RNA sequence: GGCAAGGUAGCUCAGCGGCAGAGCGGGCGCUUCAUAAGCGCUAGGUCAUAGGUUCGAAUCCUAUCCUUGCCACCA
Numbered sequence: 001g002g003c004a005a006g007g008u009a010g011c012u013c014a015g016c017g018g019c020a021g022a023g024c025g026g027g028c029g030c031u032u033c034a035u036a037a038g039c040g041c042u043a044g045g046u047c048a049u050a051g052g053u054u055c056g057a058a059u060c061c062u063a064u065c066c067u068u069g070c071c072a073c074c075a
Base pairs, nucleotide, nucleotide: 001071002070003069004068005067006066007065010024011023012022013021018055026042027041028040029039030038048064049063050062051061052060
C1' cells in the first nucleotide's frame, strides 16, 4: 500500500429502513438475625466522525479515523 471483518450502555453483544435492546455490572427496594443467592423496580447511549440518499438512517451510499486478520512491497 491492497483486501476483508469490525466500531451500538461501564463490560460482552443483539438489533440490518419505522419508538435503541438483552445479559453481566451500578443504584433502590423485597426477602434474611445478617450476608450471599433469588425476585422486583430504576439510572445509564452525540449508535466512531462528517457528508449524502430517503417522508424516515444504528441500518443504504461516499469519505475519513481507529481495531483485528490476510496479502503484497521496501530494507